[in-house]
């Protein structure tokens, strides 16, 4: 250099919750806050998968299924790239 990730150092993200703001929602920012992460860096114009919205059909208690160059979620899986330290 590449791969792996035991034990450290140094360090880094921040769940759930609240609060304010913004969105039809899913949700997202921003502060507080720690669940928990060796890629919980970054990527959906990679792919799959849950979930929103509206359209249609079926159907009326609910709901189901198909579409959409509409959306969300990288802390849901994978694959993609990038990046600290250190034993074997």
């Nucleotide at each position: 250099c590449u791969a792996a990730u035991c034990u450290a150092c140094a360090g880094c993200u921040a769940a759930a919750c609240u609060a304010u703001u913004u969105g039809c929602g899913a949700g997202a920012a921003u502060a507080g806050g720690a669940c928990a992460g060796a890629a919980a860096g970054c990527u959906u114009a990679c792919a799959g998968g849950u979930c929103u919205u509206c359209u249609u059909u079926a159907c009326u208690u609910a709901u189901a299924a198909a579409g959409a160059c509409a959306g969300a979620c990288g802390g849901c899986u994978g694959g993609g790239u990038u990046a600290c330290g250190u034993a074997a």
About this RNA
The RNA shown here (c-di-GMP-I riboswitch aptamer) has 88 nucleotides and comes from Sulfurovum sp. The coordinates come from a structure-prediction model, not an experiment, and the mean pLDDT is 82.